Annotation: A computed fold for an 85-nucleotide RNA from a Gammaproteobacteria bacterium, annotated as c-di-GMP-I riboswitch aptamer. Of the family's consensus pairs, 90% are formed in the model. Lineage of the source: Bacteria > Pseudomonadati > Pseudomonadota > Gammaproteobacteria. Rfam family: c-di-GMP-I riboswitch aptamer. Rfam links the family to the GO term cyclic-di-GMP binding.
[in-house]
RNA sequence: ACCUGAAAAAGGCAAGUUCGAUCGAAAGACGAACACGCAAAGCCACCGGUCUACGGGGAUGUCCUAUGACAGCGGGGUUACCAGG
Repeated sequence: ACCUGAAAAAGGCAAGUUCGAUCGAAAGACGAACACGCAAAGCCACCGGUCUACGGGGAUGUCCUAUGACAGCGGGGUUACCAGG
């Protein structure tokens, strides 16, 4: 430097639930406790996908729209711990 993740160790993350005089129009985010799970479940909305629709547009039966989100939906990019080779 590259490949791999069976076992182990040091540590890390945290779906969901509950709680909240938290942020947000919402989706969602944030904090605490527990812990489904994760070897990138670290980071980046670049591609596809999904959610929301304040505002804007259309209509007057409810539609469209990301400039807002999701990295624990898939792909891609990028950085990194341990072990083995």